The RNA shown here (Glycine riboswitch aptamer) has 102 nucleotides and comes from Mesobacillus campisalis. The coordinates come from a structure-prediction model, not an experiment, and the mean pLDDT is 81.

RNA sequence: UUGAAUGUAUUGGGAGAGAGCGAAAAUGUCGUCACCGAAGGAGCAAAUUCCAAAAAGACCCUUUGGAAUUAAUCUCUCAGGUAAAAGAACCAAUACAGGACG
Numbered sequence: 001u002u003g004a005a006u007g008u009a010u011u012g013g014g015a016g017a018g019a020g021c022g023a024a025a026a027u028g029u030c031g032u033c034a035c036c037g038a039a040g041g042a043g044c045a046a047a048u049u050c051c052a053a054a055a056a057g058a059c060c061c062u063u064u065g066g067a068a069u070u071a072a073u074c075u076c077u078c079a080g081g082u083a084a085a086a087g088a089a090c091c092a093a094u095a096c097a098g099g100a101c102g
Stems, first nucleotide, its partner, number of pairs: 001102001006097008018033001020032004034082003040078001041076003047069008
């Protein structure tokens, strides 16, 4: 000097599922039944590592069992949501931070 991952902010886009019933009530709310998955949260695969046993037999390799690390837009539906508004994973652009590779 170039300016990757990553993080923050702003702007734009952004799905799904009852404006259910009852009570109170200006709105917000509570109870109950039925639903949704894309705030958040939780769970798991392969793979890797370690331990034990078997075979082999110096070790490694192979098989079996156990443990640890470990993903999601998958699963759960705790939370959240089921008119509008708000929110919304994710994507794009801009700015700031950052400083991988060359």